Predicted 3D model of a 74-nucleotide RNA (transfer RNA) from Candidatus Peribacter sp. UBA2144. Taxonomically the source falls in Candidatus Peribacter (Bacteria, Bacteria candidate phyla, Candidatus Peregrinibacteriota, Candidatus Peribacterales). The prediction has a mean pLDDT of 81. Rfam family: tRNA. Its family is annotated with triplet codon-amino acid adaptor activity in the Gene Ontology. By type it is a transfer RNA.

[in-house]
RNA sequence: GGGGCUAUAGCUCAGCUGGCUAGAGCAUCUGCAUGGCAUGCAGAGGGUCGAGGGUUCGAAUCCCUCUAGCUCCA
Repeated sequence: GGGGCUAUAGCUCAGCUGGCUAGAGCAUCUGCAUGGCAUGCAGAGGGUCGAGGGUUCGAAUCCCUCUAGCUCCA
């Protein structure tokens, strides 16, 4: 220098033929059960989807550029 993959909640990830207004588990907080802890059950908070543009009525999802990490070639 060239190719490929990844980037979504505090952590691990799903969502990839564009459209129920973004989800799961763990963690955190609250309530109930227990004398208390652990544990179980119920509920709540938390993200504008790496950044910036473009296409579209509509983008996490398609296109372009950039950034970071991993990897292959030279």